[in-house]
Small-subunit ribosomal RNA from an uncultured prokaryote, 1501 nucleotides, folded computationally. The RNAcentral record of the sequence draws on ENA.
C1' cells in the first nucleotide's frame, strides 16, 4: 500500500464486498503447564441462609459469674476432712442488656434517572459552614430536678407496649463570670473593582463549661480567634440526534419590602411595572450518566465510558423530615403504594444496585472458601474489638505474556497410504534403529522475603510446607483446528451428477467439479485454531486536513431585497482577533523516553518528557476588525446623443376563413393507400359582386433586435421601464451575494361575466385491424379569443446560479463614437450575439475573453439503484393538485462518454437467375421413391428451415442387418503372451440327427519351410487356466480427421511507425476503376502474409512429331479401306505457337480503366467449362466409414444359426417418372452420335418361341470383336372423344437371376383399362450450345432404377431497368441490441410470499390542562386537656407537651386533549418470485420521432 465486482472490451463515475487492528465477549472442535490480569454488557427482576458497623467499664447506675474472707446448719466419714446449700462482706474490664459518648453521612454497590452549572476546564465567594486533628488567648464557679435499666402490677399469639415505684453520669436544667462572640450605640486610621472588608477607647442587652474519669504519666470540657481538611454556592467556555417540534414563559422577568437559609438569590410570600428566551434554534420530543482515559487511524478525526481513578445520581417505588458538625441517611424513621412472608385474624415482619449464594432472563459471566499477617478504616488512654474495605486462595484458554509435547545421526529412500504416462513420484529423515539430554508434569529432601508495629519478655504469616534450591528415575505423561477457484500462501484422484450441497464478493454443482463430500499432499497458524457480534480503518464513501454538481446524483424558473457573510486607495490611532515571552493550572494512574525489580517477558517501581487545554501578566503591530480623517479608479448623479417585436392602454387596415342573402351554372362535390361516413336537383362543389363576425398578422425576417425570466412580430397615438455611445461636472464605498420574505412566472386548468371564424381535448360515425377504447376520415362540445381573480409548474434547457479580475487569435453580425483619405473604403475603439480555434481544461464528449482556463465573495444544491418525489405529519390551493419530505423492504448493480461489432420496417453506392422480361415445370391425377405420423415382436439407426426428406443407400428375398421372436456358445467368429499335445494344414464327396448353428461317421485327394541333422526352431490344428479379447452400447455438447453452408461472396489479418488515458484507430478511408482490398491518383502511413487473378486440366485454331487396330486424295484391287500402297486429310496422343486492351480512333486527370456493328484474327477483353473454397460463423453433421477420452456389459449390450423385419397403412409432406394429347397416338420408312463397358465377361451369326427368352455357335483380354438398335427427324393414318389419348389396377400364362421369388424381384403374352380434358393460395429452375426435348452408356449388381453419374442429338425466347421481394459487399447514421432483432423490453390480470400506507375501532405507555381527594411531614394559628427543674408565700405564671385548625403536598379519582406504540374487517399501492394470459408502449425513423407540464379519456402497457 491495495484488491474483487456493472462491459464483447474501453475509461470514468458509483455503491458492494476482502484483506488489518481492537473486544468483560459468545458459540463450535481441541486442551499440557506456569505469571499475570480479568469475569451479569440481559431483569435498577425476585430473594432462602450467613456475614458486611461497631467500639468505650480511664463517663454512670446495675446484675451474673468467678475470686477471697468470716458464719449458719445439712449429707458422708472413728476423725482429719469432702461435697453441697444459704445469708453477708470486700475484690475483679471475665460476661450480659441499658443510660452516655463517639462512629454510623466513611469504605462498598449500582448507572435507574439526568441534556443539567450534573460534568470537564478555568476563574470567583469582599454572599458561606466545617465534629474529629493543629497554633493561640481565656477559662471550667454556685446549685437543682429527672428518666431508663432492675422490680412491681397489667394485658397481648407475637412483635411491641402501659401503669406504678426506686436510682447514676462526661445525660438534662437554673444562677454567676467573660467586649472573646452576636445585636445596638460610637468613632480615627487603613484595605478594596461596588454593594463592601478588617478594626481601637468606651457604653447597653444576650450568649459557656464535665470542682469530669485516671494505672497520676494523663485524657477529657467550654468560649473566641487562625490554619488544615472536608463542603456549598455563582460565573465563562465545552462536549448528542431532531425544525415532519417553530415560536415559548405567569413566581414568568424586574423592583420593593419581609421572611427563610450557613448563605447570595423569586428560595418563599405581599405589593408594583411588564417583561425575560428565540432560527448563533428558544420550546418540545429521542438518546445518554460525565470525566481522565480505552479502540483505531500517518494525521486530522471516528467510535467507545467494562476493569482503575475523579466527579455526580441512587438504594423496593413516590413523598416527608428528624438527629446531626456533616444524611433529608444502602444495611435509620414516618407515611402512601406494589410485592413477600409470620398470625391464634385482633394485628405485626422485611428490603443483596454490600460479599457469597438461589430463583428467573440469558448467546453469556465465578466460591453460601481463609484471614485480619500486612495496608487502611471506626472506636478505645492502651491492650485490644470489629472490618465479605483489604490481603490470599478457589473456578473459567476470558486475554495478554513464558516455557514444553525432545535434540543428534539415521537410505534397502522399508512397510502401509495416495498418485501414475506403470518407468516411477509423494508421504519422507519422517519412522524403524542407534547415541545423548531431562526443561515443565513426577518423587523425595531442604526451604524464605513479606515483620513495620504492639509488648518488660515471651511472641505474632491467611498465602503455605507456597517460591525458590538440591537429589533421583525415564523420552518416559503432554497436538489440535482452519484453510487450499480469484481476491489469497496452498493440487490431485475418487464419489455425486442444478441432487446433495457451498458461498465474505464475484460465483460453484445439469458425469471427467483443484469452488459439493471424504482420502492423500500441501499451506499459514498453534494450546490454541475457527466462526457470529460489535467497532474503527482501508473509504479522498460527508471531502477541516481532502470530493463535486453541461451529459455520471447534484445550479432554485426568474428576479429584487432582509438579516448574514465578503469588500477599493491613503494617513493616524487603538490592540480585540494574530505573533512572540513570562506565571499560574492541566489530579494520580495511561500512552511515550530512559533507568530499576521479578531467571526473561507479560506485570510492578522510579525519574524525565508529555498533557497540543484554559486562565492571567509583558511585548510586537505586518495583516484583519474598530474608531477617526482623507481619496476616486468601484458604484451612481447631471448633460448630449441613438438603437429595438421591452410593457399598458386606445384606435384605425387589408388577405385569407367561416357563415348569410342573390345571380350564374349542372350532377356530382369531399376525402384517402382505397374507401366509406359527409354534403348535394329542396340545386351543393365551381365561379361572380354584396353583406356580417371572430381570430392571426404572410412577404420584409436575419445562429437580427429587446426583456431578469416566462416571452415579444401590421400600422398609428399616449404613457412608461431597462440598455448603449459620448464628454464633462458632481457625490465620495454609497459596493457584491443574499438564509427567510417579496414580485413576476409558458401551456393546460378553476371562478364569474362576455366572445366564438377557424382549429380542436371529451364525444359520435366511417374506415384499417386478430382486435384497434389508436393512428387516417366525416362531424364536433369543453377550450383557444377578452375582462377580472386564482393556480405556481415545464425537457421553465446553454440541461452551465450572480459578481469583479487575469488569460494567444482569426472571421461574421448588430448599436454607437473616433481618425485618415482614393467618399466608400481601411484603420481603431466600447457594448451585444455568432463560428472556427491556441495554451489550459476534461473521464471522454467537448470548453476554449459569453470558459467548463486561471483566482476571490457570496448563495442554492448532491452522497449507489428501486421503492419514492411516494406515505404520514406541516403550509398553500375552490378544486386539481403544489411544497416541504422519509422509512421499512430489496437488488450487486444503477449510470456516464467513447469503441469494435451485429442489427434498422435509416441513408448512399454496387452485385447476384434477387426482381423485371422470357421459356419451361411443382402444387390437382395415377404410380415410384424417401420423410413424418400411426401400426407392430420388430417395422435397426442415423440426418430435420436455407444446408434433412431419389440423404447415408454405386442397388434390404437369404447375406448385407445393426432390429425382432426362438434356438445354441462362453478365452470366445478375430490378436498376442504361458503351458500340454498332434502335425501337415486343407480341400472334396458321401451318409446319420436337427429348421440350422452344430454334433457324430465314412470315403478321396495331399504330406510344410529352415537346418549345426537335435522331434532344434519357424508354422499350423486341437485341449487348459487366467491375463484378455469383443460391443453398429452410451456421450459429434470429451476429440481428431473428414464434411456442408455463408461463398467462388472479396474478403480477413500482420510487423514497425503514428495518433488516442484506454478499449481501439490509422493502412484497409477518400476520388476514379474492376469480376475481384483488380488496378490508378491522393492521403501519416512505409511494407508485408492468406484470399482474387494467374500458373494446372478440358473444349475451341494452326504449326510439329509419330503413323496401328484410325484414315483414304492420287494409283491399284474388293461385297466392304476388303487388299496393296500412302501418312497429304480426318483421327488419336506428345511437343509446341497463339490473346497481351498489343495496334487504331474517342474519352478519362497527361492515370488506371472504359466506348467502338474498329482493324485483324479460329478466338476479344477473365474466350466457354472445370478444378482451387481466405480469417472464421452454425457447440452444423458424422463415436453406425476409420482412429480416440471418459462411462457401461463380460455364460451378455459378446459370438453363431433359423424364421420374421427394415417392403405394415385412416393420414401428411417432399423429390420424381408418366400423363391428360393433333409441336400428338399408332404403323412405316430407315439416315445422321458421342462417352463408355467387356473373360465367373460382352456376344456377332444360326436356329427356334408372338414375345421375354432358349438351344448352337464365332470373335474378342479390346482405336482391331461385341454390347449397339441411337431416339427424336420424315412419310401415311387417326381427327378433338375420357378417344386408336392414358396407362394404374386386376385376372390368367410364362421367361430369367437365384440354395430359394410366399411376405418381397425384374421382364413377357393375353386380357382388364382406373384417375386424369393442363391443376388453388402459393412455389422452383434457367441468360447460350443454355433452357425445353431426345435418345446412348456407366457404377452397384447373381437378379432388381422412374435414382444417381455421364455422353452425345435437334435446339430457343428474353433482359427496359434496379423502384420493389430475397441474399451479400463497402461507406455512414441511430441504438436501452453483444446469446447479438429468433435482440431488448413495459404494464394490467392470474398465484405464492414479504415489509409497509389507510382503516370503523381497541389495548397501553408518556405527557397538559381543569377540578375533586388530602396520609406523613414541618411551618402558621389556637391549645378550655396535661405538665419535673424557672419566678412565686400561695394561688398562680413564663415555658412546654397532646389535641384542634389552616395553607402546602405524594398517592389516588373524575373529565377533556396531546403524542407514541401494538393489534384490527376490509383496503392501497410497493417489492420479490426457470418457464402462466393480455397486448406491444419504449430502444433503429421501434414501425404515428421520443420526451417533460397539464386537463380529459380507455382491460393494460
Nucleotide at each position: 500500500a491495495g484488491a474483487g465486482u456493472u462491459u464483447g472490451a474501453u475509461c470514468c463515475u458509483g455503491g458492494c464486498u476482502c484483506a488489518g487492528g481492537a473486544c468483560g465477549a459468545a458459540c463450535g472442535c481441541u486442551g499440557g503447564c506456569g505469571g499475570c490480569g480479568u469475569g451479569c454488557u440481559u431483569a435498577a427482576u425476585g430473594c432462602a441462609u450467613g456475614c458486611a458497623a461497631g467500639u468505650c467499664g480511664a463517663a454512670c447506675g446495675a446484675g451474673a459469674a468467678c475470686c477471697u474472707c468470716a458464719c449458719a446448719g445439712u449429707g458422708g466419714g472413728u476423725a482429719a476432712c469432702c461435697a453441697g446449700u444459704g445469708a453477708g462482706a470486700g475484690g475483679u474490664g471475665u460476661c450480659u442488656a441499658g443510660u452516655g459518648g463517639c462512629g454510623a453521612a466513611c469504605g462498598g454497590g449500582u448507572g435507574c434517572g439526568u441534556a443539567a452549572c450534573a460534568c470537564g476546564u478555568g476563574a470567583g465567594u469582599a454572599a458561606c459552614c466545617u465534629g474529629c486533628c493543629c497554633c493561640a488567648c481565656a477559662g471550667a464557679c454556685c446549685g437543682g430536678g429527672a428518666c431508663a435499666g432492675c422490680c412491681c402490677a397489667g394485658g397481648g399469639a407475637a412483635a411491641a407496649c402501659u401503669g406504678g415505684a426506686u436510682u447514676a453520669a462526661u445525660a438534662c436544667c437554673g444562677g454567676a463570670u467573660a467586649c472573646c462572640c452576636u445585636c445596638g450605640g460610637g468613632g480615627g486610621a487603613u484595605c478594596a473593582c461596588a454593594u463592601g472588608g478588617c478594626g481601637g477607647a468606651c457604653u447597653g442587652a444576650g450568649g459557656a463549661a464535665a470542682u469530669g474519669c485516671u494505672c497520676c504519666g494523663g485524657c477529657g470540657c467550654u468560649u473566641u480567634g487562625g490554619g488544615a481538611u472536608g463542603g456549598a454556592c455563582u460565573c465563562g467556555c465545552g462536549g448528542c440526534c431532531u425544525a415532519u417540534c417553530a415560536g415559548c414563559u405567569u413566581g414568568u422577568u424586574g423592583g420593593u419590602g419581609a421572611g427563610g437559609u450557613a448563605a447570595c438569590g423569586g428560595c418563599u410570600c405581599a405589593c408594583c411595572a411588564a417583561g425575560g428566551c428565540a432560527c448563533u434554534g428558544a420550546c418540545g420530543g429521542g438518546u445518554a450518566g460525565c470525566u481522565g482515559g480505552u479502540c483505531u487511524g500517518a494525521g486530522a478525526g471516528g467510535a467507545c465510558g467494562a476493569u482503575c481513578a475523579g466527579c455526580c445520581a441512587c438504594a423496593c417505588u413516590g413523598g416527608g423530615a428528624c438527629u446531626g458538625a456533616g444524611a433529608c441517611a444502602c444495611g435509620g424513621c414516618c407515611c402512601a403504594g406494589a410485592c413477600u412472608c409470620c398470625u391464634a385474624c385482633g394485628g405485626g415482619a422485611g428490603g443483596c444496585a454490600g460479599c457469597a449464594g438461589c430463583a428467573g432472563g440469558g448467546a453469556a459471566u465465578a466460591u453460601u472458601g481463609c484471614a485480619c499477617a500486612a495496608u487502611g478504616g471506626g472506636c478505645g488512654a492502651a491492650a485490644g474489638c470489629c472490618u465479605g474495605a483489604u490481603g490470599c486462595a478457589g473456578c473459567g484458554a476470558c486475554g495478554c505474556c513464558g516455557c514444553g509435547u525432545g535434540a543428534g545421526g539415521g537410505a534397502u529412500g522399508a512397510a502401509g497410504g495416495c498418485c501414475u504416462u506403470c518407468g516411477g513420484g509423494u508421504u519422507g529423515u519422517a519412522a524403524a534403529c542407534c547415541u545423548c539430554u531431562u526443561u515443565c508434569a513426577g518423587u523425595g529432601g531442604g526451604g524464605a522475603a513479606g515483620a513495620a508495629g504492639c509488648g518488660c519478655a515471651a511472641g505474632u504469616g491467611a498465602c503455605g510446607g507456597u517460591a525458590c534450591c538440591c537429589a533421583c528415575a525415564c523420552a518416559a505423561g503432554a497436538a489440535g483446528g482452519c484453510c487450499c477457484g480469484g481476491c489469497c500462501a496452498a493440487c490431485u484422484a475418487c464419489g455425486u451428477g442444478c441432487c446433495a450441497g457451498c458461498a465474505g464478493c464475484c460465483g460453484c454443482g445439469g458425469u471427467a467439479a483443484u469452488a459439493c463430500g471424504a482420502a492423500g499432499g500441501g499451506g499459514g497458524c498453534u494450546a490454541g485454531c475457527g466462526u457470529u457480534g460489535u467497532u474503527c480503518g482501508g473509504a479522498a464513501u460527508u471531502a477541516c486536513u481532502g470530493g463535486g454538481c453541461g451529459u455520471a446524483a447534484a445550479g432554485c424558473g426568474c428576479a429584487c431585497g432582509u438579516a448574514g457573510g465578503c469588500g477599493g486607495a491613503u494617513c493616524g490611532u487603538u490592540u480585540a482577533g494574530u505573533u512572540g515571552g513570562g506565571g499560574g493550572u492541566g489530579a494520580a494512574a495511561u500512552c511515550c523516553c530512559g533507568a530499576g525489580g521479578c531467571u526473561c517477558a507479560a506485570c510492578c517501581u522510579c525519574g524525565g518528557a508529555a498533557c497540543u487545554g484554559c486562565c492571567u501578566c509583558c511585548a510586537a503591530u505586518a495583516c484583519u476588525g474598530g474608531c477617526g480623517a482623507u481619496c476616486u479608479u468601484g458604484a451612481g448623479u447631471c448633460c448630449g446623443a441613438g438603437a429595438g417585436a421591452g410593457g399598458u392602454g386606445a384606435g384605425g387596415g387589408g388577405a385569407a376563413c367561416u357563415c348569410c342573402g342573390a345571380g350564374u351554372g349542372u350532377a356530382g362535390a369531399g376525402g384517402u393507400g382505397a374507401a366509406a361516413u359527409u354534403c348535394g336537383u329542396a340545386g351543393a362543389u365551381a365561379u361572380c359582386g354584396g353583406g356580417a363576425g371572430g381570430a392571426a398578422c404572410a412577404c420584409c425576417a436575419g445562429u437580427g433586435g429587446c426583456g431578469a425570466a416566462g416571452g415579444c412580430g401590421g400600422c398609428u397615438c399616449a404613457c412608461u421601464g431597462g440598455c448603449u455611445c459620448g464628454a464633462u461636472a458632481c457625490u465620495g464605498a454609497c459596493g457584491c451575494u443574499g438564509a427567510g420574505g417579496u414580485a413576476c412566472g409558458a401551456a393546460a386548468g378553476u371562478g364569474u361575466g362576455g366572445g366564438g371564424a377557424g382549429c380542436a381535448a371529451a364525444c359520435a360515425g366511417g374506415a384499417u385491424u386478430a382486435g384497434a377504447u389508436a393512428c387516417c376520415c366525416u362531424g364536433g362540445u369543453a377550450g383557444u379569443c377578452c375582462a377580472c381573480a386564482c393556480c405556481g409548474u415545464a425537457a421553465a434547457c446553454g440541461a452551465u446560479g450572480a459578481a469583479u479580475g487575469c488569460u494567444a487569435g482569426c472571421u461574421g453580425u448588430c448599436g454607437g463614437g473616433c481618425a485618415g483619405c482614393a467618399u466608400g473604403c481601411u484603420g481603431u475603439u466600447c457594448g451585444g450575439u455568432g463560428g472556427c480555434g491556441c495554451a489550459c481544461c476534461u473521464a471522454a464528449c467537448g470548453g476554449a475573453u459569453u470558459a467548463a482556463g486561471c483566482a476571490u465573495u457570496c448563495c442554492g444544491c448532491c452522497u449507489g439503484g428501486g421503492g419514492a418525489g411516494u406515505a404520514c405529519g406541516g403550509u398553500c390551493g375552490c378544486a386539481a393538485g403544489a411544497u416541504u419530505a422519509a422509512a421499512a423492504c430489496u437488488c450487486a448493480a444503477a449510470g456516464g462518454a467513447a469503441u469494435u461489432g451485429a442489427c434498422g420496417g435509416g441513408g448512399g453506392c454496387c452485385c447476384g437467375c434477387a426482381c423485371a422480361a422470357g421459356c419451361g415445370g411443382u402444387g390437382g391425377a395415377g404410380c415410384a421413391u424417401g420423410u413424418g405420423g400411426u401400426u407392430u415382436a420388430a417395422u435397426u439407426c442415423g440426418a430435420a428451415g436455407c444446408a434433412a426428406c431419389g440423404c447415408a443407400c454405386a442397388g434390404a428375398a437369404c447375406c448385407u442387418u445393426a432390429c425382432c421372436a426362438g434356438c445354441c456358445c462362453u478365452u470366445g467368429a478375430c490378436a498376442u503372451g504361458u503351458c500340454c499335445g498332434u502335425c501337415g494344414c486343407g480341400g472334396a464327396u458321401u451318409c446319420u440327427g436337427g429348421a440350422g448353428a452344430c454334433a457324430g461317421a465314412a470315403u478321396c485327394u495331399u504330406u510344410c519351410a529352415g537346418u549345426u541333422c537335435g522331434g532344434c526352431u519357424g508354422g499350423a490344428c486341437g485341449g487348459a487356466a487366467c491375463a484378455c479379447a469383443g460391443g453398429u452400447g452410451c456421450u459429434g455438447c470429451a476429440u481428431g480427421g473428414c464434411u456442408g453452408u455463408c461463398g467462388u461472396c472479396a474478403g480477413c489479418u500482420c510487423g514497425u511507425g503514428u495518433c488516442g488515458u484506454g478499449a481501439g484507430a490509422u493502412g484497409u478511408u477518400g476520388g476514379g476503376u474492376u469480376a475481384a482490398g483488380u488496378c490508378c491518383c491522393g492521403c501519416a502511413a512505409c511494407g508485408a502474409g492468406c484470399g482474387c487473378a494467374a500458373c494446372c486440366c478440358u473444349c475451341g485454331c494452326c504449326c510439329u512429331u509419330a503413323g496401328u487396330u484410325g484414315c483414304c486424295a492420287g494409283c491399284a484391287u474388293u461385297a466392304a479401306g476388303u487388299u496393296g500402297g500412302g501418312c497429304a486429310c480426318u483421327c488419336u496422343a506428345g511437343g509446341g505457337g497463339g490473346a497481351c486492351u498489343g495496334c487504331c480512333g474517342g474519352u478519362g486527370a497527361u492515370a488506371a480503366g472504359c466506348c467502338g456493328a474498329g482493324a485483324g484474327g479460329a478466338a476479344g477483353g477473365u474466350g466457354g467449362g472445370g478444378a482451387u473454397g481466405a480469417c472464421g460463423u452454425c457447440a452444423a453433421g458424422u463415436c453406425c466409414u476409420c482412429a480416440u477420452g471418459g462411462c457401461c456389459c463380460u455364460u451378455a449390450c459378446g459370438g453363431g444359426c433359423u424364421g420374421g423385419g427394415c417392403u405394415a397403412c385412416a393420414c401428411a409432406c417432399g423429390u420424381g417418372c408418366u400423363a391428360c394429347a393433333a409441336u400428338g397416338g399408332c404403323g412405316g420408312u430407315g439416315a445422321c452420335a458421342a462417352u463408355g463397358g467387356g473373360c465367373a465377361g460382352c456376344u456377332a451369326c444360326u436356329u427356334u418361341g408372338c414375345a421375354a427368352g432358349a438351344a448352337g455357335a464365332u470373335g474378342c483380354u479390346a482405336a482391331u470383336c461385341c454390347c449397339a438398335a441411337a431416339a427424336a427427324a420424315c412419310c401415311g393414318u387417326c381427327u378433338c372423344a375420357g378417344u386408336u389419348c392414358g396407362g394404374a389396377u386386376u385376372g390368367u400364362a410364362c421367361u430369367c437371376u437365384g440354395c430359394a421369388a410366399c411376405u418381397c424381384g425384374a421382364g413377357u403374352g393375353c386380357a382388364u383399362g382406373a384417375a386424369g380434358u393442363u391443376g388453388g393460395a402459393a412455389u422452383c429452375g434457367c441468360u447460350a450450345g443454355u433452357a425445353a426435348u431426345c435418345g446412348u452408356a456407366g457404377a452397384u449388381c447373381a437378379g432388381c432404377a422412374u435414382g444417381c453419374u455421364a455422353c452425345g442429338g435437334u435446339g430457343a425466347a428474353u433482359a427496359c431497368g434496379u423502384u420493389c421481394c430475397c441474399g451479400g459487399g463497402c461507406c455512414u447514421u441511430g441504438u436501452a441490441c453483444a446469446c447479438a432483432c429468433c435482440g431488448c423490453c413495459c404494464g394490467u390480470c392470474a398465484c405464492a410470499c414479504c415489509a409497509u400506507g389507510g382503516g370503523a375501532g381497541u389495548u397501553g405507555g408518556c405527557u397538559u390542562u381543569a377540578c375533586c381527594c388530602g396520609a406523613a411531614g414541618g411551618u402558621g394559628g389556637u391549645g378550655c386537656g396535661c405538665u419535673a427543674a424557672c419566678c412565686g408565700c400561695a394561688a398562680g405564671g413564663a415555658g412546654g407537651c397532646a389535641g384542634c385548625c389552616a395553607a402546602c403536598c405524594a398517592c389516588g379519582g373524575u373529565a377533556a386533549g396531546g403524542u407514541c406504540a401494538g393489534c384490527g374487517a376490509c383496503u392501497g399501492g410497493g417489492g420479490u418470485g426457470a418457464a402462466g394470459u393480455c397486448g406491444u408502449a419504449a430502444c433503429a425513423a421501434g414501425g404515428u420521432a421520443a420526451c417533460c407540464a397539464a386537463g380529459g379519456g380507455c382491460g393494460a402497457a